This is a predicted structure of a 72-nucleotide RNA (transfer RNA) from Hungateiclostridiaceae bacterium UBA3934. It was read from a public genome assembly. Its Rfam family is "tRNA". The family's RNA type in Rfam is transfer RNA. Its mean pLDDT, the model's own confidence on a scale to 100, is 84.
C1' cells in the first nucleotide's frame, strides 16, 4: 500500500427496512439477625462519525475513523 471482518447499555452479544433488546453487572425494596442467594421494580443507548436513498435507516449505498486479520 491492497483485500476481508467487526464496531449496538459498564461487559459479552442478539436484532439486518417500520417497537432498540437479552444475559451479566449496577440501584432500590422484600424475604434473612447479618452476608450470600432468590424475587420484584428501576436506571443506564449520539446503534463509531459524516453524507446519500426512502414516507420511514441500527439495518441499504458512499466516504471516513478505530480494532483484528490476510497478502505484499
Nucleotide at each position: 500500500g491492497g483485500g476481508g471482518a467487526u464496531g449496538u447499555a459498564a461487559c459479552u452479544c442478539a436484532g439486518c427496512g417500520g417497537g432498540a433488546g437479552a444475559g451479566u453487572g449496577c440501584u432500590a425494596c422484600a424475604c434473612u439477625g447479618g452476608c450470600a442467594g432468590u424475587g420484584u421494580a428501576g436506571a443506564a443507548g449520539u446503534c463509531g462519525a459524516g453524507g446519500g436513498u426512502u414516507c420511514a435507516a441500527a439495518u441499504c449505498c458512499c466516504u471516513u475513523c478505530a480494532u483484528c486479520u490476510c497478502c505484499a